[in-house]
RNA sequence: AAGAACAAUUGGCAAACUCAUCGUAAGAUGAGGACGGAAAGUCACGGAUCCUUUAUAUGAAAGGAUAACCGAGUUACCACC
Numbered sequence: 001a002a003g004a005a006c007a008a009u010u011g012g013c014a015a016a017c018u019c020a021u022c023g024u025a026a027g028a029u030g031a032g033g034a035c036g037g038a039a040a041g042u043c044a045c046g047g048a049u050c051c052u053u054u055a056u057a058u059g060a061a062a063g064g065a066u067a068a069c070c071g072a073g074u075u076a077c078c079a080c081c
Stems, first nucleotide, its partner, number of pairs: 013036001017032006041074002045071003048066007
């Protein structure tokens, strides 16, 4: 430095669904609720997917959303082998 397995502390987050509100929509926020996660912290930089408006010479463009779609950046608790 890399990999595999196991143990453990303090805690934390919150899928689906329901209600309320915002939004044309995707979706977001708050409350309830736990399917799960060792980054299920943060971030829209790259890809991917979704929505809206144009366009279509069968190409594409602009705006928006998703971080619990993937990768990158960045921050971080504990300490058995």